This is a predicted structure of a 682-nucleotide part of an RNA (large-subunit ribosomal RNA, domain II) from a marine metagenome.
[in-house]
Context: one part of a larger RNA
RNA sequence: UCCGGCGAGUUACCGUCAGCGGCUCGGUUAAGGCCUUUCGGGCCGAAGCCAUAGGGAAACCGAGUCUGAAUAGGGAGACUAUUGGUCGCUGGUGGUAGACGCGAAACUGCACGAACUACCCAUGAGCAGGUUGAACCGCGGGUCAAACCGCGUGGAGGACCGAACCCACUUGGGUUGAAAACCGAGGGGAUGACUUGUGGGGAGGAGUGAAAGUCUAAUCAAGCGCAGAGAUAGCUCGUUCUCUCCGAAAUAGCUUUAGGGCUAGCCUCGGGCAAUAGACAGUGGGGGUAGAGAGACUGAAUUGGAUGGGGGCCCUUCCCGGGUACCUCACCGAACCAAACUCCGAAUACCAUUGUCCGUACCCCGGGAGUCAGUCCGCGAGGGAUAAGCUUCGCGGUCGAGAGGGAAACAACCCAGACCACCUGCUAAGGUCCCCAAGUAAAACUCAGUCACUAAGGAAGUGAUUUUGCUAUGACAGCCAGGAUGUUGGCUUAGAAGCAGCCACCAUUUAAAAAGUGCGUAACAGCUUACUGGUCGAGCAAUUUUGCGCCGAUAAUGAACGGGAGUAAGUUCUGCACCGAAGCAGUGGAACACGCUUGCGUGUUGGUAGGAGAGCGCUGUACGUCAGAUACAAGUCGCACCGUAAGGAGCGAUGGUGGGGCGUACAGGUGAUUAUGCCGGA
Numbered sequence: 001u002c003c004g005g006c007g008a009g010u011u012a013c014c015g016u017c018a019g020c021g022g023c024u025c026g027g028u029u030a031a032g033g034c035c036u037u038u039c040g041g042g043c044c045g046a047a048g049c050c051a052u053a054g055g056g057a058a059a060c061c062g063a064g065u066c067u068g069a070a071u072a073g074g075g076a077g078a079c080u081a082u083u084g085g086u087c088g089c090u091g092g093u094g095g096u097a098g099a100c101g102c103g104a105a106a107c108u109g110c111a112c113g114a115a116c117u118a119c120c121c122a123u124g125a126g127c128a129g130g131u132u133g134a135a136c137c138g139c140g141g142g143u144c145a146a147a148c149c150g151c152g153u154g155g156a157g158g159a160c161c162g163a164a165c166c167c168a169c170u171u172g173g174g175u176u177g178a179a180a181a182c183c184g185a186g187g188g189g190a191u192g193a194c195u196u197g198u199g200g201g202g203a204g205g206a207g208u209g210a211a212a213g214u215c216u217a218a219u220c221a222a223g224c225g226c227a228g229a230g231a232u233a234g235c236u237c238g239u240u241c242u243c244u245c246c247g248a249a250a251u252a253g254c255u256u257u258a259g260g261g262c263u264a265g266c267c268u269c270g271g272g273c274a275a276u277a278g279a280c281a282g283u284g285g286g287g288g289u290a291g292a293g294a295g296a297c298u299g300a301a302u303u304g305g306a307u308g309g310g311g312g313c314c315c316u317u318c319c320c321g322g323g324u325a326c327c328u329c330a331c332c333g334a335a336c337c338a339a340a341c342u343c344c345g346a347a348u349a350c351c352a353u354u355g356u357c358c359g360u361a362c363c364c365c366g367g368g369a370g371u372c373a374g375u376c377c378g379c380g381a382g383g384g385a386u387a388a389g390c391u392u393c394g395c396g397g398u399c400g401a402g403a404g405g406g407a408a409a410c411a412a413c414c415c416a417g418a419c420c421a422c423c424u425g426c427u428a429a430g431g432u433c434c435c436c437a438a439g440u441a442a443a444a445c446u447c448a449g450u451c452a453c454u455a456a457g458g459a460a461g462u463g464a465u466u467u468u469g470c471u472a473u474g475a476c477a478g479c480c481a482g483g484a485u486g487u488u489g490g491c492u493u494a495g496a497a498g499c500a501g502c503c504a505c506c507a508u509u510u511a512a513a514a515a516g517u518g519c520g521u522a523a524c525a526g527c528u529u530a531c532u533g534g535u536c537g538a539g540c541a542a543u544u545u546u547g548c549g550c551c552g553a554u555a556a557u558g559a560a561c562g563g564g565a566g567u568a569a570g571u572u573c574u575g576c577a578c579c580g581a582a583g584c585a586g587u588g589g590a591a592c593a594c595g596c597u598u599g600c601g602u603g604u605u606g607g608u609a610g611g612a613g614a615g616c617g618c619u620g621u622a623c624g625u626c627a628g629a630u631a632c633a634a635g636u637c638g639c640a641c642c643g644u645a646a647g648g649a650g651c652g653a654u655g656g657u658g659g660g661g662c663g664u665a666c667a668g669g670u671g672a673u674u675a676u677g678c679c680g681g682a
Base pairs, nucleotide, nucleotide: 001682002681003680004679005678006677011097012096013095014094015093016092017091018090019089020088021087022086023085024084026050027049028048032044033043034042035041036040054061055060065075066074067073100238101237103235107228108227109226110225112223119201120200121199122198123197124196125195126194127192129161130160131159132157137152138151139150140149141148165189166188167187169186170185171184172183173182204220206216207215241615242614243613244612245611246610251264252263253262254261255260265371266370267368268367269366270365271364272363276361278357279356280355281354282353283352284351285350291344292342293341298338299337302334303333304332305331307330308329309328310327311326312324313323314322315321374399376397377396378395379394380393381392382391383390404415405414406413419589420588421587422586424585425584426583430579431578432577433564434563435562439576440575441574443572444571445570451566457551458550461548462547463546464545467542468541469540470539478535479534480533481532482531484508485507486506489503490502491501514529518527519526590605591604592603593602594601595600596599616671618668619667620666621665622664623663624662625661626660632658635654636653637652638651639650641648642647
């Protein structure tokens, strides 16, 4: 993982609501008793309970009562309308019980454990061999005597080396092991705080601990067994047949509340009522949003101006005074800004009313829920960085709970809401060269494979367009030639001659030529430009708006039309076709609702949580009925039959004496792909 079997809303009592039934000149018995066809009934039995009157905390009063000074007002009642009461059965649901099933970690009580291990007590045992050589003692030397020295003797030590024994530092292997801690090679201690046998001691908030929360029987930050016990689990998982109708929510308020609840909102089922709801149009309203505004306020903020006040700075001979490209206030001018500004002011929305359409959809009462993690998209805003597949609101949509077509693929985008069948038709979005169903005609643009990712910025790409100027009295570009003189202007400077810098920028000759446009020199020189003539011969220069293109364009496998390919099969505008969905239509069929003319018509039938309804099947009981001698039934295997589904027959085989089928009713240990489910098997 698979197969088979088992496996989860039950029962009792008390409420409440609905359906059905009995009685109602209220309903009903409980314990108990009597009778009986033998175990099931029948008949008694009003004690009690509910109802028959309410109000008040109560005394109490009573169709009234409480509050209150009140004959006021108000509260819950009575009256009216009318329906109501009670006892059962069945079903829905609430409460109390384990209360749909499985699941803790824990807590408490009573027992059992020191055969493992930690420590202690008693009594025993063990430690090959080798090495070192303390004290004491003896002798000799030495001293006045000691001390001290030497040689011996001696045999101390948590002494040394190293087996047994004990340990476990390193490393290799092992790691579904040979082993729930081992094996190999090395390592440490090895007369000691050593090791070990036997017997004994103390235990669960307790023991023991050279202390690691260690150890206390492969279990330890509180052992193990049984019991309380089905502890509790606002948590996770699971919860078993079918079809039909309707169909949510992810919000508000409160919550030791935030992944839980309660009430409301939204769903469903039953009952009830009335011009109740809804759509559109007309009419009448209030508003202060979008926008806009500023000599209409409050505030913000830029700049210019003259005058004045205050301050700063500077000048000044004290004072007086003067200056100011500074700051500020007031004033004038110009231009401008605001969610918490408004002299103004929409569209929508909202309210009322009238008409038309629609027809119970509104609202009220009662039973049952689920929902309280929402998501993305568009629009209006706040937070953030006018970031986020970000976050918080408002309005709408989709998904959620929605399949189908398109977007290559793609919950939330575009189109469109799937009752069933069909080898029928028309369309939507989107498409029509091939993959891949379907295309042509006309006009333009694009050359970038742009199309088929992006910006600031950049550019004689190219099409359209605007304005201005020059131009056959010859433009623009090119070419030929000129481009001079006073003068090296003055100053400065080592120098400053058009060309470091400062000042000025005149005049002359001219067709024209700067007190000089750039390069250049140390300074000159030199080259060049403005400007002029000639040559040439037709448009030239600048500019506005705009279409399509170009560069900008850099990331890790090759990946930015879905691919092929395309110069249109790209882009823009236009016409007419076609394709294209579970949409619409056609034909046939099913169900539901409503209507009536009763067999037709109209409409409807996506669906999670959830509500409501109708059925299928299993086991058993009761009653009725049926098959069976070629016996038969269940079960098992096979099959081309029937039914809208759960399912049901029939036939063949097997099975071998057990039971079974059908109809009605009742009862339930009644339906399993999932609970890291349980048991068995593969």
Its mean pLDDT, the model's own confidence on a scale to 100, is 84.